[in-house]
RNA sequence: CCGUGCUAGGCGGGGAGCUCGUGGUGCCCUGCACCCUCAAUCCACGUACGAGGGGCCGAAUUCCCGUCCGAGGCCCGGGCCGCCGAGAGGUCGUGGCCCGCACGUGGUGUUGAAGGCCGGGUCCUGCGCAACGGGAUUCUCGCGAACCGAGUCAGGUCCGGAAGGAAGCAGCUCUCAGCGUGCCCUCCCGUGUGCCGCAGGCUCGCCUGGCCGGAGCCGGCGACGGGUCCACGUCUCCGGCGCCGGGGUCGACGACGGGUGCACGG
Numbered sequence: 001c002c003g004u005g006c007u008a009g010g011c012g013g014g015g016a017g018c019u020c021g022u023g024g025u026g027c028c029c030u031g032c033a034c035c036c037u038c039a040a041u042c043c044a045c046g047u048a049c050g051a052g053g054g055g056c057c058g059a060a061u062u063c064c065c066g067u068c069c070g071a072g073g074c075c076c077g078g079g080c081c082g083c084c085g086a087g088a089g090g091u092c093g094u095g096g097c098c099c100g101c102a103c104g105u106g107g108u109g110u111u112g113a114a115g116g117c118c119g120g121g122u123c124c125u126g127c128g129c130a131a132c133g134g135g136a137u138u139c140u141c142g143c144g145a146a147c148c149g150a151g152u153c154a155g156g157u158c159c160g161g162a163a164g165g166a167a168g169c170a171g172c173u174c175u176c177a178g179c180g181u182g183c184c185c186u187c188c189c190g191u192g193u194g195c196c197g198c199a200g201g202c203u204c205g206c207c208u209g210g211c212c213g214g215a216g217c218c219g220g221c222g223a224c225g226g227g228u229c230c231a232c233g234u235c236u237c238c239g240g241c242g243c244c245g246g247g248g249u250c251g252a253c254g255a256c257g258g259g260u261g262c263a264c265g266g
Base pairs, nucleotide, nucleotide: 001266002265003264004263005262006261009057010056011055012030013029014028015027020046021045022044023043024042034054035053036052037051038050063259064258065257066256067255068254072250073249074248075247076246078244079243081242082241083240084239085238086236087235088234092233093232094231095229096228097227098226099225100224103222104221105220106218107217108216115212116211117210118209119208120207121206122205123201124200125199126198127197128196129194130193131191132190133189134188135187136186139182141180142179143178149174150173151172152171157166158165159164
């Protein structure tokens, strides 16, 4: 140096999170990497590099170490940055609402403003009248009593020698109680009633009439002043997210350099 068979080792790694800590399952990155079973109110372990079973490669492109590069994650400051959220009215502006003023404008006023005086209506109470409705008495009309209402009582009955007399059913007529009807008169009650009347009250408001008076009055819009709300801008800072930029930390993939056996045969 070559060949054969083995062994260590390898058949993915990393970040955050979880955990007292380590690895794994789940998330993310890298990019392609043997199979089966197990695992988040979790599984295995205690300086650990999952546990159990099976398979393959095997001393190098594949194992081990170092340096560099650097996907990506995590931590800490910063920004006249963007968005969302919270707060403030003491700052300013816009806006909403309220009050004031009467400067502008508008309306109204010598066909008479403000103000003053005298009334009326609207409102309330009582009474009356009317209208409507209900009820009752009397009343109109009609019905209305098997017997126990009235009149008249055929027939029949009773008394009597007779003349005559008595009670009396049905029928007819009348009426009681009662029922129905009509609402004229009278009385009582009631009302979503009234261009009605009388008396009293209230006069705050509104409408309206007359007289005096003799020039203002109203406050719609704008301006101005004040208050209030906090919607928007503004401000404050707190909070969150994003973006930009800085520092730190871990670091996959990759690049380069170095390191690592045993036995037998030639």